[in-house]
C1' cells in the first nucleotide's frame, strides 16, 4: 500500500430495520454464629462523525483502533 474481518455494559456474549437482553461482575436484601455457596433485588452499554429510512446496533459512507491475509 492493498483486501478482509471485528469493534456493544466493568468483563465475556446475543439480537438478519421495530421496547437493546444473557451471563458475570458492583451494590442492597433474606439465608447464616460469622463467612462461602444458594436465591431476590437493582445498577450500567451500540468505537466517532455524515447519510438513506416513519423507525437504524443493523444499510451506505468517511474516520479511529485492533486482528488475520497479499505483495
Nucleotide at each position: 500500500a492493498c483486501g478482509g474481518g471485528c469493534a456493544u455494559a466493568g468483563u465475556a456474549u446475543a439480537a438478519u430495520g421495530g421496547u437493546a437482553g444473557u451471563a458475570u461482575g458492583c451494590a442492597g436484601g433474606u439465608c447464616u454464629c460469622c463467612a462461602a455457596a444458594a436465591c431476590c433485588u437493582u445498577u450500567g452499554g451500540u468505537c466517532a462523525g455524515g447519510g438513506u429510512u416513519c423507525g437504524a446496533a443493523u444499510c451506505c459512507u468517511u474516520g479511529u483502533g485492533c486482528c488475520c491475509g497479499u505483495g